[in-house]
Model confidence (mean pLDDT): 78 of 100.
Predicted 3D model of a 157-nucleotide RNA (Lysine riboswitch aptamer) from a mouse gut metagenome.
The sequence is in RNAcentral, with records from MGnify.
It matches the Rfam family "Lysine riboswitch aptamer". Rfam describes the family as follows. Riboswitches are metabolite binding domains within certain messenger RNAs that serve as precision sensors for their corresponding targets. Its family is annotated with lysine biosynthetic process in the Gene Ontology.
RNA sequence: UAGAGGUGCGCUUUUCAUCAGUAACCCGCUUGACGUUGCAAAGGACGGAAGACAGCGAUGAAAGGGAAAAGUGCCGAAGAAAUGGAUUUCUUUGCGUAUCCUUUUCUGGUCGCUGCGGCAAACAGUUCUGCGACUGUCAUCUUUUGAUGGAGUGCUA
Numbered sequence: 001u002a003g004a005g006g007u008g009c010g011c012u013u014u015u016c017a018u019c020a021g022u023a024a025c026c027c028g029c030u031u032g033a034c035g036u037u038g039c040a041a042a043g044g045a046c047g048g049a050a051g052a053c054a055g056c057g058a059u060g061a062a063a064g065g066g067a068a069a070a071g072u073g074c075c076g077a078a079g080a081a082a083u084g085g086a087u088u089u090c091u092u093u094g095c096g097u098a099u100c101c102u103u104u105u106c107u108g109g110u111c112g113c114u115g116c117g118g119c120a121a122a123c124a125g126u127u128c129u130g131c132g133a134c135u136g137u138c139a140u141c142u143u144u145u146g147a148u149g150g151a152g153u154g155c156u157a
Base pairs, nucleotide, nucleotide: 001157002156003155006075008074009073010072011071012070013069014068015067016066024059027057028056029055030054034047035046036045038095039094040093041092042091043090078107079106080105081104082103084101085100086099087098108135109134110133111132112131113130115128118126119125137150138149139148140147141146
């Protein structure tokens, strides 16, 4: 520099189901004084008897997540955990969620099972612990065919 692993990894678009008869401006009825951040506290401003909040009715989504197909970039592809920073409330503080950046650490890859936790509508997906199977690569051993072990800053040319 170029390659290989295979239900290989990521991204984009389209379709489908779910999200959900949920949220929600407006409308009708009931009620009658509070309401405005994911949670809590403090403060401020605004709205509210011309009806707050809540309930019922009517109308009625979307995003994220999932499956399939197509295209595309690739083989630390990529992913995750932790620290720090920024943004995510009207302001401040504390906790938290999500996104991005930095640093460190871990994982060869895929699948299945189990338990805990966060996100989430979810029993989908996902993190982590443990167990198992399959598979690629290198080393050692072996009559064979297998056995054992290591990790991608590896392996082959």

Of the family's consensus pairs, 95% are formed in the model.